[in-house]
Context: one part of a larger RNA
RNA sequence: CGCAGGAAAUUUGAGAGGAGCUGUCCUUAGUACGAGAGGACCGGGAUGGACAUACCUCUGGUGUACCAGUUGUUCCGCCAGGAGCAUCGCUGGGUAGCUAUGUAUGGAUGAGAUAAACGCUGAAAGCAUCUAAGUGUGAAACUCGCCUCGAGAUGAGAUUUCCCAUUUCUUUAUGAAAGUAAGACCCCUCAAAGAUGAUGAGGUAGAUAGGUUAGAAGUGGAAGUGCAGUGAUGCAUGGAGCGGACUAAUACUAAUCGGUCGAGG
Numbered sequence: 001c002g003c004a005g006g007a008a009a010u011u012u013g014a015g016a017g018g019a020g021c022u023g024u025c026c027u028u029a030g031u032a033c034g035a036g037a038g039g040a041c042c043g044g045g046a047u048g049g050a051c052a053u054a055c056c057u058c059u060g061g062u063g064u065a066c067c068a069g070u071u072g073u074u075c076c077g078c079c080a081g082g083a084g085c086a087u088c089g090c091u092g093g094g095u096a097g098c099u100a101u102g103u104a105u106g107g108a109u110g111a112g113a114u115a116a117a118c119g120c121u122g123a124a125a126g127c128a129u130c131u132a133a134g135u136g137u138g139a140a141a142c143u144c145g146c147c148u149c150g151a152g153a154u155g156a157g158a159u160u161u162c163c164c165a166u167u168u169c170u171u172u173a174u175g176a177a178a179g180u181a182a183g184a185c186c187c188c189u190c191a192a193a194g195a196u197g198a199u200g201a202g203g204u205a206g207a208u209a210g211g212u213u214a215g216a217a218g219u220g221g222a223a224g225u226g227c228a229g230u231g232a233u234g235c236a237u238g239g240a241g242c243g244g245a246c247u248a249a250u251a252c253u254a255a256u257c258g259g260u261c262g263a264g265g
Stems, first nucleotide, its partner, number of pairs: 001152001005163007015149004021049007033038001051106005059100004066093005071086006110144003117137004164265001166178004170173001183261004187203005208254003211250005218242002224237005
C1' cells in the first nucleotide's frame, strides 16, 4: 500500500514444511513342520539403541556485583577490622538464568486408492484364461490421519464485538480538507521478549521496575565482648552474620504533564 467505512479479537484452511528408523528378550511353543538335527508364520507383552522436541523437579555443569578460607604487597596513623592489585590473585562451595551427560514425550493405531503379486466371475476362442466388460486382497512408497506455519489464498475468506452517519470547500463525485469516535501510536517503567525494530507486562482508577520490609536458596558460625591458653588458637554469646538474578507484601522513588494519528462508508 492492498483486501471498497474505521477498529479489536477469535478463527477456516488453499498451500508449504516436519516426522516416518530399528534391535533384543518373554510368551504363543519346543507347538505347526521335520526321520532327526533343528525350528516357525500369525498374535500378545517387556525392554533398549540412534534420532527429534520440550523442560530444569531430580543428577550434574556454568554461575567475573553471592558466601567463606588463604598468599604477596600497597593503603585506611598503629592493633583489631577492612579496601585495592596480583588470570575472578588462588582455593572450597553455590541461587536465578542458560544447559546435558539429567527429566519427560514422540515415531503409532487407523482410513482410502494402489504397485509387484495372488484371486473371483468371464468371453473373444463351446475348452482354458485374474481381463477384454465387471469385481476383490495386497507395501516403510502415495492421499489423509500426527506436529508447525499459513487469507498478499490479489481467488485477499468467515464469525463475534465496538464506533458512528459531524463541519467546511469545490471543478458535484467512488472529490478534497478539518476536528473527532471506537481504537492505536509517540513518550515513559520494564521482561516470559530482544542486535535495532518487533513481541509481551504496565503507566497513579497503578505492584511495571527500583528501594524497603518479611522470607527462601546458598554459604557455614560474622563483628564486638567474655572465658581458657605463655602463644598459635579454641569455646560461648549464636544455625550466627552476610545473602546478584528467587517469592510475597508495601506507592517510599520513577512510569508526571502531554502530543500525534485515526471513519463518514
The part of an RNA shown here (large-subunit ribosomal RNA, domain VI) has 265 nucleotides and comes from Periweissella cryptocerci. The full RNA is in RNAcentral, with records from Rfam. Rfam family: Bacterial large subunit ribosomal RNA.